[in-house]
RNA sequence: UUCGCCUGUUCGGGAGAGUGUCGGCGUUCAAUUUUCGCCGACCGCCGAAGGCGCAACCCCCCGGGAACGCUCAGGCAAAAGGACCGAACGGGAAAU
Repeated sequence: UUCGCCUGUUCGGGAGAGUGUCGGCGUUCAAUUUUCGCCGACCGCCGAAGGCGCAACCCCCCGGGAACGCUCAGGCAAAAGGACCGAACGGGAAAU
């Protein structure tokens, strides 16, 4: 110096798929029939935390490697999370 590279924080945007079924327990309700939550079992699905596997390609020993594939994990009303994008403020590497 940085309009380029890596990374942190804050704010904004941000998809998909069942408010599934059954049983038990608690809670709530006038209610054994209602409301909500937890645990267990079962089936169906999603992919954009993470993870794994590869393609083009890079490297030419090993390996690296996607928003592609797999669904282990995670998720399937809302909330939370969320790859990625934008803005602001830092840190680092690199170059000079």
Glycine riboswitch aptamer from a Rhodocyclales bacterium, 96 nucleotides, folded computationally.
The coordinates come from a structure-prediction model, not an experiment, and the mean pLDDT is 81.
The model forms 91% of the base pairs in the Rfam consensus.